[in-house]
Notes:
The prediction has a mean pLDDT of 83. Transfer RNA from a Lachnospiraceae bacterium, 73 nucleotides, folded computationally. The sequence was found in a public genome assembly. It matches the Rfam family "tRNA". Rfam describes the family as follows. Transfer RNA (tRNA) molecules are approximately 80 nucleotides in length. The organism belongs to Lachnospiraceae, within Bacteria.

């Protein structure tokens, strides 16, 4: 130097054939308790690592680039 893989919400990840961005588990507040916890609702939280293209429309397609593993030298 070259080649694979991952980056998405505080954490752990989905996200299909390109069209609604979401689970859990965490946080908040309401009901329920004397109080806590547990259980129930509900609600807040995102530049989809970063730039630039295609496209009516990109988390997804390409082109660059960064950062971690990891395989050749």
């Nucleotide at each position: 130097g070259g080649g694979g893989a991952u980056a998405u919400a505080g954490c752990u990840c989905a996200g299909c054939u390109g069209g609604g961005a979401g689970a859990g588990c965490g946080c908040u507040g309401g009901c329920u308790u004397c109080g806590c916890a547990a259980g129930u609702c509900a609600g807040a939280g995102g530049u989809c690592g970063g730039g630039g293209g295609u496209u009516c429309g990109a988390g997804c397609c390409c082109c660059c680039u960064u950062a971690u593993c990891u395989c050749c030298a």